[in-house]
Context: one part of a larger RNA
Molecule: small-subunit ribosomal RNA, 3' major domain
Organism: uncultured Planctomycetota bacterium
RNA sequence: UGACGGGGGCUCACACAAGCGGUGGAGGAUGUGGCUUAAUUCGAGGCUACGCGAAAAACCUUAUCCCGGUCUUGACAUGCACGGAUUAACCCCGUGAAAGCGGGGCCACGCCUCUCUGAGGUGGAACGUGCACAGGUGCUGCAUGGCUGUCGUCAGCUCGUGUCGUGAGAUGUCGGGUUAAGUCCCUUAACGAGCGAAACCCCUGUCGCUAGUUGCCAGCGGGUCAUGCCGGGCACUCUAGCGAGACUGCCGGUGUUAAACCGGAGGAAGGUGGGGAUGACGUCAAGUCCUCAUGGCCCUUAUGACCGGGGCUGCACACGUCCUACAAUGGCGCGUACAAAGGGAAGCAAACCCGCGAGGGGGAGCAAAUCCCAAAAAGCGCGCCCCAGUUCAGAUUGCAGGCUGCAACCCGCCUGCAUGAAGCCGGAAUCGCUAGUAAUCGCGGAUCAGCAUGCCGCGGUGAAUGUGUUCCUGAGCCUUGUACA
Numbered sequence: 001u002g003a004c005g006g007g008g009g010c011u012c013a014c015a016c017a018a019g020c021g022g023u024g025g026a027g028g029a030u031g032u033g034g035c036u037u038a039a040u041u042c043g044a045g046g047c048u049a050c051g052c053g054a055a056a057a058a059c060c061u062u063a064u065c066c067c068g069g070u071c072u073u074g075a076c077a078u079g080c081a082c083g084g085a086u087u088a089a090c091c092c093c094g095u096g097a098a099a100g101c102g103g104g105g106c107c108a109c110g111c112c113u114c115u116c117u118g119a120g121g122u123g124g125a126a127c128g129u130g131c132a133c134a135g136g137u138g139c140u141g142c143a144u145g146g147c148u149g150u151c152g153u154c155a156g157c158u159c160g161u162g163u164c165g166u167g168a169g170a171u172g173u174c175g176g177g178u179u180a181a182g183u184c185c186c187u188u189a190a191c192g193a194g195c196g197a198a199a200c201c202c203c204u205g206u207c208g209c210u211a212g213u214u215g216c217c218a219g220c221g222g223g224u225c226a227u228g229c230c231g232g233g234c235a236c237u238c239u240a241g242c243g244a245g246a247c248u249g250c251c252g253g254u255g256u257u258a259a260a261c262c263g264g265a266g267g268a269a270g271g272u273g274g275g276g277a278u279g280a281c282g283u284c285a286a287g288u289c290c291u292c293a294u295g296g297c298c299c300u301u302a303u304g305a306c307c308g309g310g311g312c313u314g315c316a317c318a319c320g321u322c323c324u325a326c327a328a329u330g331g332c333g334c335g336u337a338c339a340a341a342g343g344g345a346a347g348c349a350a351a352c353c354c355g356c357g358a359g360g361g362g363g364a365g366c367a368a369a370u371c372c373c374a375a376a377a378a379g380c381g382c383g384c385c386c387c388a389g390u391u392c393a394g395a396u397u398g399c400a401g402g403c404u405g406c407a408a409c410c411c412g413c414c415u416g417c418a419u420g421a422a423g424c425c426g427g428a429a430u431c432g433c434u435a436g437u438a439a440u441c442g443c444g445g446a447u448c449a450g451c452a453u454g455c456c457g458c459g460g461u462g463a464a465u466g467u468g469u470u471c472c473u474g475a476g477c478c479u480u481g482u483a484c485a
Base pairs, nucleotide, nucleotide: 001485002484003482004481005480007479008478009477010476011475012474013473015469016468019433020432021431022430023429026324027323028322029321030320031319032318033317034315035314042053043052065310066309067308068307069306070305071304074133078132079131080130081129082128083127090105091104092103093102094101095100109123110122111121112120113119114118135299136298138297139296140295144293145292146288147287148286149284151282156195157194158193159192160191161190162171163170164169175186176185177184201276202275203274204273206244207243208242209241210240211239212238215234220231221230222229247270250264251263252262253261254260326426330385331384332383333382334381335380336379342373343372344371347366348365352361353360354359392423397418398417399416400415401414402413403412439461440460441459442458443457444456445455
């Protein structure tokens, strides 16, 4: 100087408390351990691994994963030498599961020459042979770059000069007050400065301006069973660009005349308005050599490459994360409202027809504020159920179908009929959340042929509790002890 303490003081955080909903029990989904296996590829491991890399494992993907069949200058790159018009591409045949192997047909392009339907010479690409090399998701994240997690959006981490100290170092950065903040003020052997905090950036909340192939009978006219459908119009809504607006600016009080705090006015909004992006010096030899890059090592008729099939989906078990429930604030049936954000051409697909349905036929329109996906659902109205393992719950299984795809046996999703399991609110323990939040309801997208209870977004309905800091956890500042570094 740090680190640590079941030392102290001050302070903060869904840390506790207050409250709401969960997990731990059930069934299922998914990841992991374990076991099994010819193989169940690899990585990730307290918090910070475990719906994680994987934003899509039937083949492909896919990996020294396994079994089998094959290839070697190679699936891919560059260069050199030789061969040579037999070639390459393309077509055919044999063999084969394919890859591959063997054989046959055909004859291209530029330039030059000739007895120019053709032939000869030559050159490049390509091909073959040989060489140099390629290739490796092989090892080392304890050799590395880059990227990332975490402490932590915590308020800290440093420097220049000066001063003090033999020195390590200290001071500044301490103290008083204040803040979300090393934020600001005052004091002060310190005076300044940098990286962080804040601000600048994006979204959202109010208003104005600009602009109208979206919106509007708002005002006029026309038309329809009906619809901005048409003329017409940018008022409103909206769209998307610019601007205004919030600064403790104003008033009162407290305070050290300060910083600031408390209350109030006005305001769409206050004291950082709400959300996002943004992550200091560093810590964990944290993670990643399987994104990529890269040192070293290793393989090189194989640890490279291709193909067929299997595996990654195996199941006595154990754990994590979720989904669906156990019902009446519910279930079912019929009727009826109101979103936002997105996607669409090898695409989204309307009307209409067929089918109980999944779906099929059909193909209008739309490169999309114009058309489509599209129905939002919870909600509201009416009716049934009457507390029952039930008109709860839906696992499992049988049968019959649909879709994608070369192909659904291993191993996809969906539909109908039948079957209806466990489950009556969950031990010890444990998680999230302070407001448009939790809870609850549906919608979209990426990936994608197909496959979503996962992920990333979107809106609808919409609470309860807390103004406390004794305790648990983590963190910051000052101080104290130390036999630790």